[in-house]
RNA sequence: AGGCGCGUAGCUCAGCUGGUUAGAGUGCUUGCUUGACAUGCAAGAGGUCGGCGGUUCGAGUCCGCCCGUGCCUACCA
Repeated sequence: AGGCGCGUAGCUCAGCUGGUUAGAGUGCUUGCUUGACAUGCAAGAGGUCGGCGGUUCGAGUCCGCCCGUGCCUACCA
C1' cells in the first nucleotide's frame, strides 16, 4: 500500500426483504421474600446503532469517504 471481516446497552451478542416502539442474556438500581445472605419474584434505569455525508416518503440495514480493530497479501529491511 491492497484485499476481506468486525464496530449496536457496562460486558457478550441478536436484529429477516429498508418500515413506523431498537432487543436478548448478564451486570446495575429499587422493592418483595429471609433473622441475615444467597437464590427466586416484580419493577426500573441504561443506546450519538464508530464518525461525516449521500440515496429514499422512510436507514442499525443500501452507497461513498474517514476513524478504530482483527486476519491475509505485497513492499522495505
Molecule: transfer RNA
Organism: uncultured Gammaproteobacteria bacterium